[in-house]
A computed fold for a 350-nucleotide part of an RNA from a groundwater metagenome, annotated as small-subunit ribosomal RNA, central domain.

Context: one part of a larger RNA
RNA sequence: CUGGGCGUAAAGGGCGCGCAGGUGGGCCUGUAAGUCAGGCGUGAAAACUAUCGGCUCAACUGAUAGAUUGCGUUUGAGACUGCAGGUCUUGAGUAUGGGAGAAGAAGGUGGAACUGUGUGUGUAGCGGUGAAAUGCGUAGAUAUCUGGAGGAACACCGGUGGCGAAGGCGGCAUCCUGGACCGGUAUUGACGCUGAGGCGCGAAAGCCAGGGGAGCAAACGGGAUUAGAUACCCCGGUAGUCCUGGCCCUAAACGAUGAAUGCUUGGUGUGGCGGGUAUCGAUCCCUGCCGUGCCGAAGCUAACGCAUUAAGCAUUCCGCCUGGGGAGUACGGUCGCAAGGCUGAAACUC
Numbered sequence: 001c002u003g004g005g006c007g008u009a010a011a012g013g014g015c016g017c018g019c020a021g022g023u024g025g026g027c028c029u030g031u032a033a034g035u036c037a038g039g040c041g042u043g044a045a046a047a048c049u050a051u052c053g054g055c056u057c058a059a060c061u062g063a064u065a066g067a068u069u070g071c072g073u074u075u076g077a078g079a080c081u082g083c084a085g086g087u088c089u090u091g092a093g094u095a096u097g098g099g100a101g102a103a104g105a106a107g108g109u110g111g112a113a114c115u116g117u118g119u120g121u122g123u124a125g126c127g128g129u130g131a132a133a134u135g136c137g138u139a140g141a142u143a144u145c146u147g148g149a150g151g152a153a154c155a156c157c158g159g160u161g162g163c164g165a166a167g168g169c170g171g172c173a174u175c176c177u178g179g180a181c182c183g184g185u186a187u188u189g190a191c192g193c194u195g196a197g198g199c200g201c202g203a204a205a206g207c208c209a210g211g212g213g214a215g216c217a218a219a220c221g222g223g224a225u226u227a228g229a230u231a232c233c234c235c236g237g238u239a240g241u242c243c244u245g246g247c248c249c250u251a252a253a254c255g256a257u258g259a260a261u262g263c264u265u266g267g268u269g270u271g272g273c274g275g276g277u278a279u280c281g282a283u284c285c286c287u288g289c290c291g292u293g294c295c296g297a298a299g300c301u302a303a304c305g306c307a308u309u310a311a312g313c314a315u316u317c318c319g320c321c322u323g324g325g326g327a328g329u330a331c332g333g334u335c336g337c338a339a340g341g342c343u344g345a346a347a348c349u350c
Stems, first nucleotide, its partner, number of pairs: 004321003007304002012318001014201004021194003025088007033081002035077008048066007091191001092188005097182002103177002106174001108172002110154001114150002117147002120144002125136002162169002206247006215241002220236004258317006266295011278283001299306002323350003332343004
C1' cells in the first nucleotide's frame, strides 16, 4: 500500500459551525483534459520467458523471438468524468399563513417545606438506633400559636410526554432570541452532502476574584459497631453546592450505534399539524406529513439481538481499530494559574 473491520470482541471524534479538499440531480449543445481504439517512434545491453543450437548432461553459454504492461507523438471515437455555454424543478433555500414545545438569555414574582430569630402557651424530656451513645434541654428544649428574616429547590400536573446539535432543560407571568413542524401558493434555480486543519459550545468536580450560605455535605471531630473499623449506622461539621465575571475541557459526554441521501412486508401505542366523513363541536372512523415507543417479516448477526428511528440493501465524505500487559505511562511538543488536558512511544514480558 492492498485488505478486513468499528452496538456488546480492538475500534464512531462529547457536540456543532465551517475554509481547503473529496463528492454531487434531469435535459441540450460544444470541447476533447481524463478515458477508449489504431498508427509511428522510443522503451541500451545483460537478466527474464519461449524455441533452436553447443561443451556426454547440468550449471554455463550462443542465436532468434517475445516481454519490457511505460513514455512521446499522431489519427480517430464521444458513452462516462472534467471544462465551457444554455435550460429545467424533483434536491436545497427564500417569502407567506398557522399551531406545539422544561429550547436559550435577562429582569420580576409565588406558595409549600426547611433553618435561625422575637413574643405567647407549656413542662421534662427531645433526638437518634438493630440496640445504644455522643448531641440538644430546667439559662425552659422538643411540641404548639403568631410575627418577622434568609437561602436553595420547585410537590401534584409529570407521561418508554415535550424541546435542544450535544452537554442539557421543569413553579408563575413579562420581554428579547434560536430551531423544528404543518398547509396552500409564489419565488431562486443544484445554490447540495461531507468536512483534515480552524473556530465555538461542552454535565459534575476543580481553580481565580468578589458576593452569598437555609438545607445538604468531601475533609475533619465525636459516638457506636468490630479482633481492628482510617468504613458501612448515629451526632456535629468546613470547603463545596448558589450568584457575577474569568479559567478548566473531562465522563459509562451511551443508543457504548458518525453525518447525509435513496430503496426495502407488517401490527400496535403516543406527541404535533393538516385533510375527509357523520352533525358545529366533543368523539369515533378513514387518511397525509413530521416526531417518539413497543412487537415482529425478509434480510443481517459469532450469538445476543437489530429490523422503514436498521445493526437490512446501496452511494458519498469524515473519524477510528490492528494480540494482552508495560500505558493513556515515559520523553518531546503544545495548552493551563494550578490540578491537569491534548498528542503519544519503546525496552521488557506473556